The RNA shown here (transfer RNA) has 71 nucleotides and comes from a Minisyncoccia bacterium.
RNA sequence: GCCGGGGUAGCUUAGUGGUAAAGCAGAGGUUUCAUAAGCCUCGGACGGGAGUUCGAUUCUCCCCCUCGGUA
Numbered sequence: 001g002c003c004g005g006g007g008u009a010g011c012u013u014a015g016u017g018g019u020a021a022a023g024c025a026g027a028g029g030u031u032u033c034a035u036a037a038g039c040c041u042c043g044g045a046c047g048g049g050a051g052u053u054c055g056a057u058u059c060u061c062c063c064c065c066u067c068g069g070u071a
Base pairs, nucleotide, nucleotide: 001070002069003068004067005066006065007064010024011023012022013021018054026042027041028040029039030038047063048062049061050060051059
């Protein structure tokens, strides 16, 4: 250089046109003499830009980052 996979919450992953989800982590509460565990609640995210569409995390193009293959 060329080909392909991936980029969503602090971390690990779902979600493939119409309200963005879960686990762990974090905060508050409950419980306890106290801590931990358990239970309840809460906050937090679509890599950047453009296009298509009534509507884009999702489809198309360009760029950035990352992983693998190839010479």

It matches the Rfam family "tRNA". Model confidence (mean pLDDT): 84 of 100. RNAcentral holds the sequence, with entries from ENA.